Notes
This is a predicted structure of a 470-nucleotide part of an RNA (small-subunit ribosomal RNA, 3' major domain) from a Pasteurellaceae bacterium. The prediction has a mean pLDDT of 86. The full RNA is in RNAcentral, with records from ENA and SILVA.
Context: one part of a larger RNA
């Protein structure tokens, strides 16, 4: 000078305390251990692996296993050499892939030939999801959006080094003041940027309706109102009282849609963890070349005595069921959404208008409200398994999809010790949409409904700032 302390002082965070839901018990999902297997490809391992990389494993994917094949190779440059390229019928075989037969002779051209594709030869060489993240680039997690972390000149020290950055105040903030042998400056803090909140202006269709009009914003007609989408106004402690040191600033008022960073995003200082990735992608060595590379068919990645993390569904009456009815926001559509009509109890299935979209379409939001029924029961709750029939996508749903009718009707009666989240439009609850996708969400990522309680305080726990001591 750091680090560390069951040293001490100050101060902060859903850290604790105060309250809300939860997990931990059950079923099921969906990841991981282990076990198992010819393979169950492979990385991620306290927080910061484990609904992670996978925004989506029937085959492809796919990298693993079995088996059949190929050896300049599935790809990419050169060299000779031959054919245009390419199409079609056939045989064997799972398939790659090995024969057969048949059509065809294109373009460009200075007629030598050249583009381009395809086959054979030989060999430079391709190839690799093989090792090494502890040889690396880039990217990413993390402390942590914490308030830090450093120069340059002076200056004190014999030096390492200190000063500045300590110190009294005050913030969210090394934020600003005040004061000081230090004066300035940098990278971070804030601000600048984007989406919301309020007005204004300018525009007015596909959107909107005060006025007439109809079943219906339909139709005339309108630019006022929502809205859209461009430019601008507004919030600075400006203004008032109080306190403070006449400072920074605090506290409480006015007005204001909105007050003291308005609310959310986005933005991650210097550095730690040889954190994490050689399986994105590049890349240093090393190792593989008739194979560690390449095709291809089937298998596996979905296996199950059991263990654990994330989640969804319930144990019920703030509820189930039945019937009637209201109110979103934000997204997506042409290899696409698909109205409406008619068929099916239904999943859907025939026909097909409209829409490249404020027009058409996905799209009835549900929770909510009225009514009714159930009445404390393993039930009219719960919905697992399993039987049957069956829809849809795909070549193909055996190993393995989702849904859908019938019929079965498991566990469960609110969770042990322990543990997570959360301060407001938050929690909790409701539904809707999207990306990936042919299909296959309880995962993920937006997006609105309907909305609480608590918060004395900083002694204790757990993180981290800053003085200070050992």
């Nucleotide at each position: 000078u750091g680090a560390c302390g069951g040293g001490g002082g100050c101060c902060c965070g859903c850290a604790c305390a105060a309250g809300c839901g939860g997990u931990g018990g059950a079923g099921c999902a969906u990841g991981u251990g282990g076990u198992u297997u010819a393979a169950u490809u492979c990385g991620a391992c306290g927080c910061a692996a484990c609904g992670c990389g996978u925004a989506g494993a029937a085959c492809c994917u796919u990298a693993c296993c079995u088996a059949c094949u190929c050896u300049u190779g599935a790809c990419a440059u050169c060299u000779a050499g031959a054919g245009a390229a390419u199409c079609c019928u056939u045989g064997a075989g799972a398939g790659a892939u090995c024969g057969a037969g048949g059509a065809g002779u294109g373009c460009c051209u200075u007629c030598g030939g050249g583009a381009g594709c395809u086959c054979u030869a030989a060999g430079a060489c391709a190839g690799g999801u093989g090792c090494u993240g502890c040889a690396u680039g880039g990217c990413u997690g993390u402390c942590g959006u914490c308030a830090g972390c450093u120069c340059g000149u002076g200056u004190u020290g014999u030096g390492a080094a200190a000063u500045g950055u300590u110190g009294g105040g005050u913030u969210a903030a090394g934020u600003c003041u005040c004061g000081c042998a230090a004066c300035g400056a940098g990278c971070g803090c804030a601000a600048c940027c984007c989406c919301c909140a309020u007005c204004u202006u300018u525009a007015g269709u596909u959107g909107c309706u005060a006025c007439a009009u109809u079943a219906a914003g339909u139709u005339g007609a309108g630019a006022a109102c929502u809205c859209u989408a461009a430019a601008g106004a507004g919030a600075c402690u400006g203004c008032c009282g109080g306190u403070g040191a006449u400072a920074a600033g605090c506290c409480g008022g006015a007005g204001g849609a909105a007050g003291g960073u308005g609310g959310g995003g986005a933005u991650g200082a210097c550095g730690u963890c040889a954190a994490g990735u050689c399986a994105u992608c590049a890349u240093g060595g090393c190792c593989c070349u008739u194979a560690u590379g390449a095709g291809u068919a089937g298998g596996g990645c979905u296996a199950c005595a059991c263990a654990c993390g994330u989640g969804c569904u319930a144990c019920a009456a703030u509820g189930g069921u039945u019937u009637a009815u209201a109110c979103a926001g934000a997204g997506g559509g042409u290899u696409g959404c698909g109205a409406g009509a008619c068929g099916g109890c239904g999943a859907c299935g025939u026909u097909a208008a409209g829409c490249u979209a404020a027009u058409c379409c996905c799209u009835u939001a549900a929770a909510g409200u009225a009514a009714a029924u159930c009445u404390a029961a393993g039930u009219c709750c719960g919905g697992a398994u399993u039987g049957u029939a069956g829809u849809c996508u795909g070549c193909a749903a055996c190993u393995c999809g989702a849904c859908u009718a019938c019929a079965u009707g498991a566990a469960g009666u609110c969770g042990g010790a322990a543990u997570c989240g959360c301060u407001a439009g938050u929690a909790a609850u409701c539904g809707c949409a999207a990306a990936u996708c042919a299909g296959a969400a309880u995962g993920u990522u937006g997006c609105g409904g309907u909305g609480a309680a608590u918060a004395c305080g900083u002694u204790c726990c757990c993180g981290g700032g800053c003085c200070u001591u050992g």